[in-house]
């Protein structure tokens, strides 16, 4: 240094819930709030769930990165 790893310390993120906007919807984005996260940073690549259209979804086009893979960047350093 670098890989598993995850104890201190700073300091980050923000489940439910609510309060305003936005969107047909899932959901977004702001306050507020604090379950919980060491990638709960980012990327919809493979799957999953979810919403819309449509007679139907096995077809199209969203949404979800806090469901699991996968890629990529990254702070601390005690056993």
């Nucleotide at each position: 240094u670098u890989u598993c790893c995850g104890a201190a310390a700073g300091g980050g993120u923000a489940a439910a819930c609510u309060c305003u906007g936005g969107g047909u919807g899932a959901c977004c984005a702001g306050g507020g709030g604090g379950c919980a996260c060491a990638a709960a940073g980012c990327c919809a690549c493979g799957g999953g769930u979810c919403c819309u259209u449509u007679a139907u979804a096995u077809a199209a086009g969203g949404a979800c990165a806090g469901c699991c893979g996968g890629g990529u960047u990254g702070c601390c350093g005690a056993a």
Background
The prediction has a mean pLDDT of 84. A computed fold for a 79-nucleotide RNA from a Nitrospirota bacterium, annotated as c-di-GMP-I riboswitch aptamer. Of the family's consensus pairs, 95% are formed in the model.